[in-house]
Context: one part of a larger RNA
RNA sequence: GAACGAACGCUGGCGGCGGGCCUCAUACAUGCAAGUCGAGCGCGAAAGUCCGCAAGGAUGAGUAAAGCGGCGCACGGGUGAGUAACACGUGGGUAAUCUACCCUUUGGAUUGGAAUAACCUGUCGAAAGACGGGCUAAUGCCAAGUAAGCUCUCUUGAAUAUAAAGUUCGAGAGAGGAAAGAUGGUGCAAGCUAUCGCCGAUGGAUGAGCCUGCGUCCCAUUAGCUAGUUGGUGAGGUAAAAGCUCACCAAGGCUGUGAUGGGUACCUGGUCUGAGAGGAUGACCAGGCACACUGGAACUGAAACACGGUCCAGACUCCUACGGGAGGCAGCAGUAGGGAAUAUUGCGCAAUGGGGGAAACCCUGACGCAGCCACGCCGCGUGAGUGAGGAAGGCCUUCGGGUUGUAAAGCUCUGUCACCUGGGAAAAACGACUAUCUGGGGAAAGUUCAGGUAGUGUGAUGGUACCAGGGGAGGAAGCACCGGCAAACUCUGUGCCAGCAGCCGCGGUAAUACAGAGGGUGCAAGCGUUGUUC
Numbered sequence: 001g002a003a004c005g006a007a008c009g010c011u012g013g014c015g016g017c018g019g020g021c022c023u024c025a026u027a028c029a030u031g032c033a034a035g036u037c038g039a040g041c042g043c044g045a046a047a048g049u050c051c052g053c054a055a056g057g058a059u060g061a062g063u064a065a066a067g068c069g070g071c072g073c074a075c076g077g078g079u080g081a082g083u084a085a086c087a088c089g090u091g092g093g094u095a096a097u098c099u100a101c102c103c104u105u106u107g108g109a110u111u112g113g114a115a116u117a118a119c120c121u122g123u124c125g126a127a128a129g130a131c132g133g134g135c136u137a138a139u140g141c142c143a144a145g146u147a148a149g150c151u152c153u154c155u156u157g158a159a160u161a162u163a164a165a166g167u168u169c170g171a172g173a174g175a176g177g178a179a180a181g182a183u184g185g186u187g188c189a190a191g192c193u194a195u196c197g198c199c200g201a202u203g204g205a206u207g208a209g210c211c212u213g214c215g216u217c218c219c220a221u222u223a224g225c226u227a228g229u230u231g232g233u234g235a236g237g238u239a240a241a242a243g244c245u246c247a248c249c250a251a252g253g254c255u256g257u258g259a260u261g262g263g264u265a266c267c268u269g270g271u272c273u274g275a276g277a278g279g280a281u282g283a284c285c286a287g288g289c290a291c292a293c294u295g296g297a298a299c300u301g302a303a304a305c306a307c308g309g310u311c312c313a314g315a316c317u318c319c320u321a322c323g324g325g326a327g328g329c330a331g332c333a334g335u336a337g338g339g340a341a342u343a344u345u346g347c348g349c350a351a352u353g354g355g356g357g358a359a360a361c362c363c364u365g366a367c368g369c370a371g372c373c374a375c376g377c378c379g380c381g382u383g384a385g386u387g388a389g390g391a392a393g394g395c396c397u398u399c400g401g402g403u404u405g406u407a408a409a410g411c412u413c414u415g416u417c418a419c420c421u422g423g424g425a426a427a428a429a430c431g432a433c434u435a436u437c438u439g440g441g442g443a444a445a446g447u448u449c450a451g452g453u454a455g456u457g458u459g460a461u462g463g464u465a466c467c468a469g470g471g472g473a474g475g476a477a478g479c480a481c482c483g484g485c486a487a488a489c490u491c492u493g494u495g496c497c498a499g500c501a502g503c504c505g506c507g508g509u510a511a512u513a514c515a516g517a518g519g520g521u522g523c524a525a526g527c528g529u530u531g532u533u534c
Stems, first nucleotide, its partner, number of pairs: 001534004006530005013380006019373002021338001026336003030333003035071003040068002048059004078291003088215007097208002102204002105201004110144004119134006150176011181196006217263003224254003229251008266288004270281004293314005316327004344370001346369003352366001353364004383413004393404004417475001419470005427461001432456009478523005483504003489518005499506002
């Protein structure tokens, strides 16, 4: 000098864009943060309103609520505790693998059955909840049938290739294994048909698993480490190679090119600095990893060993009728504590994105916005011109004057920002519905599907941005420094005192170095100090 997720002191007008618990991975009151589908299924209220003298009926409504079932909940969001490791970065391999939803191509979807929640009923319990009996449905479950391709086993041909197990294209035999309907249209019906869904298989896309070369901090005042350890055979296991696991056999494997141990630490793109080389760093944003009260485990599933799932153990907190139960903010706000220090228990799903749904739509503290904070960067303003009798006052003085100083006043103007009044956005494209046109499908019709045109709508921000008008210089400047380094000087007070200080050093009676004042210098809505890095 530059930089900062900064803090502290003094001061503080406005706006734009960003940033905001670096400390206790401490404990958490309260609310919200993951649901959705009635076009999968069976059930099915009430308030209210209307009619009626009443009993009751209609409507509300096949709505709400709950349940079975499907998909989602493995994404998105947070944190950096652990981890020195194939964790990350980069380059390869997978002939050792998987991939829900999506796309492509292709084939199929037959016939039956038994349950179970909800519901009714009984019992136990303070509660959380649990158990029994009875009824019922499905795109829930099960069985049988079918099997081109698929999987497995055996036999076999060709090509290719490896160190090898192999791979590709075929042929034959045997064995195994699928499925679900819904909503419309048409028709008297059987049926046919449109869309969505279901099952097998192919290829793709996307995502993931595993292996591997190289790179990746400090300590040798850590020198030896290792028995599933290193390898083999066989078996098990996995989607998949492998001591991944087990039995047996062999005795290996790593290490001064630093093993093992200890310490520290998420890694990277990047960021800061620097002419560069390098050094330091890893907040925000983006990619990867790990974690979710602590430790352990599996279940479901395409994928988890799962932040707002389950089970076990532990610590802590809460409820209890003492028998037993409930909980997990390192999601968004917020609270206590810690700390030098870090914000609102806000608005909205209008946009973008995500989940569900045929769709309408619902959900979304992701996100879009607003609030607080000079925390940072950037922009603007606090007026402009004129004005010498160089006014008054202050300070200095050699008492002549000098300086503050065109500074002020005065005169002439301007109108940014702020304030008031009026107007007032873009961000909105979709989707849906209606009308119409073209095309697909089908024997046909109509629904429908795909596309085009026209019309009907949707804004949290926000009456914000922006524009116009109004009045009127009015409401808007401080902070540090002035001995040298280093721009800026005098007076008074003090008297090695009080004090200053980054270094050198100032102060003991003429202090440009302390304190105050006048004046000056530098930066400016900031200026200084402290801390840290280069």